[in-house]
Annotation
Transfer RNA from Planctomycetales bacterium 12-60-4, 71 nucleotides, folded computationally. The sequence is in RNAcentral, with records from ENA. Its Rfam family is "tRNA". Its Rfam clan is "tRNA clan". By type it is a transfer RNA.

RNA sequence: CGCUCGGUGGUGUAACGGAAGCACUUCGUUCUGAUACGGCGACAGCGGUGGUUCAACUCCACCCCGAGCGA
Numbered sequence: 001c002g003c004u005c006g007g008u009g010g011u012g013u014a015a016c017g018g019a020a021g022c023a024c025u026u027c028g029u030u031c032u033g034a035u036a037c038g039g040c041g042a043c044a045g046c047g048g049u050g051g052u053u054c055a056a057c058u059c060c061a062c063c064c065c066g067a068g069c070g071a
Base pairs, nucleotide, nucleotide: 001070002069003068004067005066006065007064010024011023012022013021018054026042027041028040029039030038047063048062049061050060051059
């Protein structure tokens, strides 16, 4: 310098262009003599800037970060 893959709540991981889910964690509540487990509920997220579109996590361009390959 070029190419490929990835970036989504605190953590891990989904999402044929049409309302961002799931699990764990945290908090509240319930259960228990108490803790834990279990039940119910709540909080919290699309790497950044532009573009395309009626509509973008999704498509396009550039940039940033990480992993790998080539020179």